[in-house]
Context: one part of a larger RNA
RNA sequence: CCAUCGUUAAGGAACUCGGCAACUUGACACCGUAACUUCGGGAGAAGGUGUGCCCCGUUAAGGUGAAGUGACUUGCUCACGGAGCUGGAGGGGGUUGCAGUGAAAUGGCCGUGGCGACUGUUUACUAAAAACACAGGACUCUGCAAAAUCGUAAGAUGACGUAUAGGGUCUGACGCCUGCCCGGUGCCGGAAGGUUAAGGGAAGCUGUUAGCGCAAGCGAAGCGGUCAACCGAAGCCCCGGUAAACGGCGGCCGUAACUAUAACGGUCCUAAGGUAGCGAAAUUCCUUGUCGGGUAAGUUCCGACCUGCACGAAUGGCGUAACGAUUGCGGCGGUGUCUCAACGAUGGCCUCG
Numbered sequence: 001c002c003a004u005c006g007u008u009a010a011g012g013a014a015c016u017c018g019g020c021a022a023c024u025u026g027a028c029a030c031c032g033u034a035a036c037u038u039c040g041g042g043a044g045a046a047g048g049u050g051u052g053c054c055c056c057g058u059u060a061a062g063g064u065g066a067a068g069u070g071a072c073u074u075g076c077u078c079a080c081g082g083a084g085c086u087g088g089a090g091g092g093g094g095u096u097g098c099a100g101u102g103a104a105a106u107g108g109c110c111g112u113g114g115c116g117a118c119u120g121u122u123u124a125c126u127a128a129a130a131a132c133a134c135a136g137g138a139c140u141c142u143g144c145a146a147a148a149u150c151g152u153a154a155g156a157u158g159a160c161g162u163a164u165a166g167g168g169u170c171u172g173a174c175g176c177c178u179g180c181c182c183g184g185u186g187c188c189g190g191a192a193g194g195u196u197a198a199g200g201g202a203a204g205c206u207g208u209u210a211g212c213g214c215a216a217g218c219g220a221a222g223c224g225g226u227c228a229a230c231c232g233a234a235g236c237c238c239c240g241g242u243a244a245a246c247g248g249c250g251g252c253c254g255u256a257a258c259u260a261u262a263a264c265g266g267u268c269c270u271a272a273g274g275u276a277g278c279g280a281a282a283u284u285c286c287u288u289g290u291c292g293g294g295u296a297a298g299u300u301c302c303g304a305c306c307u308g309c310a311c312g313a314a315u316g317g318c319g320u321a322a323c324g325a326u327u328g329c330g331g332c333g334g335u336g337u338c339u340c341a342a343c344g345a346u347g348g349c350c351u352c353g
Stems, first nucleotide, its partner, number of pairs: 001348008010339002014337001027051005036041001038173001052095005062086003068080004072075001096100001108332007115324002120132002136171007148157003174319004179249003184246002186242005193237003199231002204226005211218002250268005277311001278308001289305005
C1' cells in the first nucleotide's frame, strides 16, 4: 500500500450525479394508530410501555378426568361427582447489574409526484424496467371435411372441440369516457356501363400450282402461313358501406366607450378542421417561461397559468385505493459519506531468513 473487519472526540449529509456504502430499526406481549379507500385494505402505519431472578404459591382460568353414587333400556350405557395429573395468564412483595429479547438470529420510518393496476415474465455471461404477459374490453374470420397452421402428398394440429367454440389483430384491472373525417389506402357489398386474357371465330391477305394465256400474267380445289370484325370471367375503372381498419383532424384579416383581449364578422382552402379531458408534461425548442410553495440560498421537485416549436381520446384520454429490489423531490431518526483523519485485528503485497 491492498482486501475484509472493529472502534472513534466535536459536528451530523457539510460527502456525492444521487445518503452510493455503512449506520439506525429489529424479538415477543400490551397500549395506540392518520389521510385515503375498490371497505378488503392502508397497518407491524406512525408513536409508546414492558421483558432478569426470588417469594406469596400445590396461584387463577382452562384442559384431562380416577374412585365413588344414582338411573334404567344391563351397556364398551347415561347422569352426578370431583381425586390425581397438566396448565401457566395476571396480581402483590422483594432483589441485582452500566445494561435482563444482556449473546446469536431478528423491519429504519414518514410525506409527496411520474410510470405500470396487481402476483408474474425477460436480454443464461454489462439492461429486471416505464419493456413482455395479464384478467377485462373491442374488431374481425370460421356452420364443421370450420377458419387458421404444418406437409409435395397421404395425413396431422385445431379437437375426440362446435359460435358461451376456435383462429387473427389491437387495447390492457377498476371508475368516468372514447368526439369529427370514408377524399387517399385497405377491407366488405354491388352489378348497369367501360376496359380486358386464354379460348372460340373466321372475313381478308398470302405461299404453292392443275389449268388458261403468244407473253406479261391470271389462277379453282387441296395443302400451308397470317389474321380483322364478333363472342369472351375475375380484376381494374365505376357505385355504395366501413375508422376499437391504415390513417387525418387548417390559414389570413377585422371588431367592444382607457388599454388589452375578442364572445362577433369577413374571406380562402379542406374529406373533416382536435370535442371532453389533460397540458413547460417520460411530450415545451425559445426555457432556469411566469407566479406561488418548500430552502438562508432550489436549472431538480410540488401547485397553478396556457403562448400545446410538436398532448389528445382502445398506436386509447383523464383519474385511481392497493402493489413495485421501479424512478423524481422533501423530511425525521441514526451514522467515518464528509469536515479530517486516527488507532487496532486478520489475510495479502513487499523485504529478510